[in-house]
Context: one part of a larger RNA
RNA sequence: GGACGAACGCUGGCGGCGUGCUUAACACAUGCAAGUCGAACGAGAAUCUGUGGAACGAGGAUUCGUCCAAGUGAAGCAGAGGACAGUGGCGGACGGGUGAGUAACGCGUGAGGAACCUGCCUUUCAGAGGGGGACAACAGUUGGAAACGACUGCUAAUACCGCAUAACAUAUAGAUGUCGCAUGGCAUUUAUAUCAAAGAUUUAUCGCUGAAAGAUGGCCUCGCGUCUGAUUAGCUAGUUGGUGAGGUAACGGCCCACCAAGGCGACGAUCAGUAGCCGGACUGAGAGGUUGAACGGCCACAUUGGGACUGAGAUACGGCCCAGACUCCUACGGGAGGCAGCAGUGGGGAAUAUUGGGCAAUGGGCGCAAGCCUGACCCAGCAACGCCGCGUGAAGGAAGAGGGCUUUCGGGUUGUAAACUUCUUUUGUCAGGGACGAGUAGAAGACGGUACUUGACGAAUAAGCCACGGCUAACUACGUGCCAGCAGCCGCGGUAAUACGUAGGUGGCAAGCGUUGUCC
Numbered sequence: 001g002g003a004c005g006a007a008c009g010c011u012g013g014c015g016g017c018g019u020g021c022u023u024a025a026c027a028c029a030u031g032c033a034a035g036u037c038g039a040a041c042g043a044g045a046a047u048c049u050g051u052g053g054a055a056c057g058a059g060g061a062u063u064c065g066u067c068c069a070a071g072u073g074a075a076g077c078a079g080a081g082g083a084c085a086g087u088g089g090c091g092g093a094c095g096g097g098u099g100a101g102u103a104a105c106g107c108g109u110g111a112g113g114a115a116c117c118u119g120c121c122u123u124u125c126a127g128a129g130g131g132g133g134a135c136a137a138c139a140g141u142u143g144g145a146a147a148c149g150a151c152u153g154c155u156a157a158u159a160c161c162g163c164a165u166a167a168c169a170u171a172u173a174g175a176u177g178u179c180g181c182a183u184g185g186c187a188u189u190u191a192u193a194u195c196a197a198a199g200a201u202u203u204a205u206c207g208c209u210g211a212a213a214g215a216u217g218g219c220c221u222c223g224c225g226u227c228u229g230a231u232u233a234g235c236u237a238g239u240u241g242g243u244g245a246g247g248u249a250a251c252g253g254c255c256c257a258c259c260a261a262g263g264c265g266a267c268g269a270u271c272a273g274u275a276g277c278c279g280g281a282c283u284g285a286g287a288g289g290u291u292g293a294a295c296g297g298c299c300a301c302a303u304u305g306g307g308a309c310u311g312a313g314a315u316a317c318g319g320c321c322c323a324g325a326c327u328c329c330u331a332c333g334g335g336a337g338g339c340a341g342c343a344g345u346g347g348g349g350a351a352u353a354u355u356g357g358g359c360a361a362u363g364g365g366c367g368c369a370a371g372c373c374u375g376a377c378c379c380a381g382c383a384a385c386g387c388c389g390c391g392u393g394a395a396g397g398a399a400g401a402g403g404g405c406u407u408u409c410g411g412g413u414u415g416u417a418a419a420c421u422u423c424u425u426u427u428g429u430c431a432g433g434g435a436c437g438a439g440u441a442g443a444a445g446a447c448g449g450u451a452c453u454u455g456a457c458g459a460a461u462a463a464g465c466c467a468c469g470g471c472u473a474a475c476u477a478c479g480u481g482c483c484a485g486c487a488g489c490c491g492c493g494g495u496a497a498u499a500c501g502u503a504g505g506u507g508g509c510a511a512g513c514g515u516u517g518u519c520c
Base pairs, nucleotide, nucleotide: 001520002519003518004517006516007515008514009513010512013390014389015388016387017386018385019383020382021348026346027345028344030343031342032341035090036089037088040087041086047080048079049078050077051076055072056071059068060067061066097301098300099299106226107225108224109223110222111221112220113219116218117217121214122213123212124211125210126209127208129163131161132160138153139152140151141150142149143148169194170193171192172191173190174189175188176187177186178185179184199206200205227273228272229271234264235263236262239261240260241259242258243257244256246254276298277297278296279295280291281290282289283288303324304323305322306321307320326337327336328335329334354380356379357378358377362376363374364373365372366371393423394422395421396420403414404413405412406411428457429456430455431454432453433452437447464509465508466507467506468505469490470489471488475504476503477502478501479500485492486491
């Protein structure tokens, strides 16, 4: 000198774009953050319509018994309607957060998989025949304070289960050809065995099953690279390898039985400490050094530890089970919870924001769609936290006014500075107009009456901070008297201090300026 997710002191006009718990992966009140589909299914409340006609009945008649009767209109039946809950499908493995752990194939880079999987999507081929039994919801009974159950009975489906059909699938046993770095792969072919399906509808379509390929996403293996310590020198029994069996989508001590005795290490094993990694960022002429906030990729985690289930995909932040700690409810028998999602609270700290608006845009989930959901996202609020831009007026103006400071008392300086004259209106206030972002057949804008623009008003609303001995741009007066104090280094202060304090002046930067901390 540059840089910062900064903090502190003094000061503070505006706008644009960014950024904002670096500390306690500390504990959390409250609200919201993942739903959707009635074009899979049964049941179906409110309400409306039609039918129906009990009951009441203005009025009229009356032989006083009653009769006629506009109208109001119950039960029942049918249709529309579609709330809430349930079965079922898809999605809750994405998106969002954090960096505790991890020195590791975790990450980066380059290869390999002849050892693998892949829902939704795209292309192609083939198919969808015929049956069955349940379980929710519901009804009844019943347990419990609650959370939540138990029993009996009924019922639908794209829920569940057999049967049929069956190959370019799989398995077994062969045959032929071809290719490869080995195990071996690929193609053709024969025989046997095994396995599928679901419908909906407004008739436009949307779905279902099997197979082959693609795309996307994932999984595994390997070469190289990846901090410090030897005041850590030996480490290792599933350890290293083999055979067989199991398991997995798949290879593999991944697991198990048996056998062998290996494997790693001074090219640093093991142990200990520290740490998420990278694209990048800062600095530097570069080499390099430091760093990993924001944005993007990967990984890991979700109160602590363990476990599996479902599923194409999880060993699953807002799913389940167990154990621990903590908090809450309780009728004491038992239950409930997990903000490292967005806001917000307490605490810690030098220190870090609103319990805001909207799904209008972009994107995501579901749905044929209309649409619903979306604290992702888009916006607004707070903060000079950072970068950039603008302003706080411009021109003229010497009686060089007054005042301040200083003086050798003549003057000098502040200083064209002010006053004053003439302008301007960025900004500001008020008033008028008023968007783009919205694609399209049409509708739809949170931001926002915002940006922008037109007019009026009036210099009006707007300057500080640090320094002035040398380094280092900028000097005098007074006060103080080794005191009070200053200080980055050298050093200053003990009676004329350009170094302390104040004032005037000056220098530097400027809505900032200085200090502290860290890196180069």
About this RNA
The part of an RNA shown here (small-subunit ribosomal RNA, 5' domain) has 520 nucleotides and comes from a metagenome. Its mean pLDDT, the model's own confidence on a scale to 100, is 82. RNAcentral holds the full RNA, with entries from SILVA.